[in-house]
RNA sequence: GGUCGCUUAGCUCAGUUGGUUAGAGCGUCGCAUUGACAUUGCGGAGGUCAGUGGUUCAAAUCCACUAGCGAUCA
Numbered sequence: 001g002g003u004c005g006c007u008u009a010g011c012u013c014a015g016u017u018g019g020u021u022a023g024a025g026c027g028u029c030g031c032a033u034u035g036a037c038a039u040u041g042c043g044g045a046g047g048u049c050a051g052u053g054g055u056u057c058a059a060a061u062c063c064a065c066u067a068g069c070g071a072u073c074a
Stems, first nucleotide, its partner, number of pairs: 001073007010026004019057001028044005050066005
């Protein structure tokens, strides 16, 4: 340098061919339970879906480019 893949919550990851509220587990905070802790139950907060531009009535999802990470060829 060429080709391919990945990037979604603090962490690990879903999200079926574009469609009406963006989710789960762990973590974190509050409440209940306990003499206290743990466990358990209920509830809350937390995301510009890597960035920019484009297509579309509508984009996490499609297209192009950029950035980071990885694989592979030379």